[in-house]
Molecule: c-di-GMP-I riboswitch aptamer
Organism: Rehaibacterium terrae
RNA sequence: UCUCGUCAAGAGCACACCCGGCGUGAGCCGGGGCCGCAAAGCCGACGGAUGCUCCCCGACCCCCGGGGGGGAUGGCCGGGCUGCCGAG
Numbered sequence: 001u002c003u004c005g006u007c008a009a010g011a012g013c014a015c016a017c018c019c020g021g022c023g024u025g026a027g028c029c030g031g032g033g034c035c036g037c038a039a040a041g042c043c044g045a046c047g048g049a050u051g052c053u054c055c056c057c058g059a060c061c062c063c064c065g066g067g068g069g070g071g072a073u074g075g076c077c078g079g080g081c082u083g084c085c086g087a088g
Stems, first nucleotide, its partner, number of pairs: 002088004012037002017032006035075001041081003046078003049073002052070007
């Protein structure tokens, strides 16, 4: 340096849920919590997926279908970048 994550060892993060706050909303921030995670570190300015919202068309009680704009999710996936320890 590359590949790998079996052995450890020291660490790290923090699902759901609860409280407070922000947002029309998806959701986000802080505290608690700890399901899990070898990147559950970062990128939504690459590709997809899911969900929110606004507009148009169709249908039309609502719901629903199609198209477009904006915003959300990295703990949905692919991918990119960076990193601890060790094995080969």